Annotation
Small-subunit ribosomal RNA, 5' domain from a metagenome, 544 nucleotides, folded computationally.
Context: one part of a larger RNA
RNA sequence: GAGCGAACGUUAGCGGCGGGCCUAACACAUGCAAGUCGAACGAGAAUGAGGGGGCAACUCCUCUAGUAAAGUGGCGGACGGGUGCGUAACACGUGGGUAAUCUACCUUUCGGUGUGGGACAACAGACCUAACGGACUGCUAAUACCAUAUACGUCGGCGAGGACUCCGGUCCUUGUCGGGAAAGAUGGCCUCUCCUUGGAAGCUGUCGUCGGAAGAUGAACCCGCGGCCCAUCAGCUAGUUGGUGAGGUAACGGCUCACCAAGGCUAUGACGGGUAGCUGGUCUGAGAGGAUGAUCAGCCACACUGGGACUGCGACACGGCCCAGACUCCUACGGGAGGCAGCAGUGGGGAAUAUUGGGCAAUGGGCGAAAGCCUGACCCAGCCACGCCGCGUGAGUGAUGAAGGCUUUCGGGUCGUAAAGCUCUGUGGGGAGGGACGAAUAAGCACGGACCUAACACGUCGGGGCCCUGACGGUACCUCCUUAGCAAGCACCGGCUAACCAUGUGCAGCAGCCGCGGUAAUACAUGGGGUGCAAACGUUGCUC
Numbered sequence: 001g002a003g004c005g006a007a008c009g010u011u012a013g014c015g016g017c018g019g020g021c022c023u024a025a026c027a028c029a030u031g032c033a034a035g036u037c038g039a040a041c042g043a044g045a046a047u048g049a050g051g052g053g054g055c056a057a058c059u060c061c062u063c064u065a066g067u068a069a070a071g072u073g074g075c076g077g078a079c080g081g082g083u084g085c086g087u088a089a090c091a092c093g094u095g096g097g098u099a100a101u102c103u104a105c106c107u108u109u110c111g112g113u114g115u116g117g118g119a120c121a122a123c124a125g126a127c128c129u130a131a132c133g134g135a136c137u138g139c140u141a142a143u144a145c146c147a148u149a150u151a152c153g154u155c156g157g158c159g160a161g162g163a164c165u166c167c168g169g170u171c172c173u174u175g176u177c178g179g180g181a182a183a184g185a186u187g188g189c190c191u192c193u194c195c196u197u198g199g200a201a202g203c204u205g206u207c208g209u210c211g212g213a214a215g216a217u218g219a220a221c222c223c224g225c226g227g228c229c230c231a232u233c234a235g236c237u238a239g240u241u242g243g244u245g246a247g248g249u250a251a252c253g254g255c256u257c258a259c260c261a262a263g264g265c266u267a268u269g270a271c272g273g274g275u276a277g278c279u280g281g282u283c284u285g286a287g288a289g290g291a292u293g294a295u296c297a298g299c300c301a302c303a304c305u306g307g308g309a310c311u312g313c314g315a316c317a318c319g320g321c322c323c324a325g326a327c328u329c330c331u332a333c334g335g336g337a338g339g340c341a342g343c344a345g346u347g348g349g350g351a352a353u354a355u356u357g358g359g360c361a362a363u364g365g366g367c368g369a370a371a372g373c374c375u376g377a378c379c380c381a382g383c384c385a386c387g388c389c390g391c392g393u394g395a396g397u398g399a400u401g402a403a404g405g406c407u408u409u410c411g412g413g414u415c416g417u418a419a420a421g422c423u424c425u426g427u428g429g430g431g432a433g434g435g436a437c438g439a440a441u442a443a444g445c446a447c448g449g450a451c452c453u454a455a456c457a458c459g460u461c462g463g464g465g466c467c468c469u470g471a472c473g474g475u476a477c478c479u480c481c482u483u484a485g486c487a488a489g490c491a492c493c494g495g496c497u498a499a500c501c502a503u504g505u506g507c508a509g510c511a512g513c514c515g516c517g518g519u520a521a522u523a524c525a526u527g528g529g530g531u532g533c534a535a536a537c538g539u540u541g542c543u544c
Stems, first nucleotide, its partner, number of pairs: 001544004006540005013391006019384002021349001026347003030344003035075003040072002048063006082302003092226007101219002106215008114148004123138003127134002154179011184207006193200003228274003235265003240262008277299004281292004304325005327338004355381001357380003363377001364375004394424004404415004428486001429482006438472001444466002447463001449461003489533005494514003500528005509516002
């Protein structure tokens, strides 16, 4: 000199864009943060309103409503969001390999979707319990579950032929034997068949479902190289190193096990200890390098602590389950409930870090045919000079060089064109009026076209038209009005280092280094003047 997720002191007008617990991965009150589908399925309220019966209590019907809440089932809760504890490791970066692999949803494509069956929730009854919750009996549906048929591919066994080969094997054609699938929902129609207002087991469209193939995406495993400190850590290792066989996995493999052998690593630093998430990047520097890893982006790890598996395409799963532990809460003492390193917020720690805000309008995500629902992701607003950038605090003119302050050699000098005065302007502020971009699709409505079809239904696709949707926000912005009126400080002035006099003190004090102060202090304090930056200026800390 530059930089910072900064803090502290003094000061503070506005706006834009960013940033905001670096410490206790400390403990957490409260609310919200993951649901959705009735076009998979069975069942189905209350309340209110209207009407009828009845002397009344009450009761019946219709709408509310096939709605709410709950249940079975499907998909999603493995994404998105947080944190950096652990980790010196194939964790990360980079370049390769898988003839050792898997991949839901999506795209393309081939071939199917036949026949049966028995349950379990919800519900009803009744029981135990303080609660959480649970056992019993009975009924029922499905795209839930099970059996069976069929098998273009596929999988396994036994064969034949060919191509390639890293000689391990891989691929193609073909024969035979064996194993293994499936589910329906919804819209429209009457050409064919059956019954005949019309409907169906018929036709047709859409979505689904099963078995393959290819792609895409995502994931898994292996390897070369690269990036911290300590040798006051020198030897380490028994599943250890290799083999055979078996098990296990999507898959190779001591991954696991039985047996056999005695190996394997190490001064090119094994083993041990300390520290640490890694990277793109960021800061600095002419560069080489050094330091660093906030925000944004990629990967990894973790989710009260430790362990475990289940479900599932995918987890050994932040807002799932089980066990153990610590802590907190409830309890009828028998037993139960919980996990903010999600967004806000609270206590605590600390020099220090924000609102228990608005909205799904946009972008994106989940579910759904869609309408739509959910979304503390996200978009916005609030707080904070924390940072960067921009603007303003007026402009021109004005010498009786006014008054006043300071100083003086008493003549003057200086603050100083500075002020006043005169002429203007109106950014920011205030008032009034207008007022956005971000929104266009999807859906809906009708129109005409193509495809599908028996069909001019329905449906799908694309076209133009109409209609609808804004949290921010009556915000930005624009126009008019208003008055120079409301908006400047901080540090320094001995040398380094730009900027000097007076007074006070002789102590009190200053100080980054040298050092200043013991009676004329440009170094302390105050005043005047000056210098430097400026909505900031200094100080401290850290890095180069």
Notes:
Model confidence (mean pLDDT): 82 of 100. Rfam family: Bacterial small subunit ribosomal RNA. Rfam links the family to the GO terms ribosome and structural constituent of ribosome.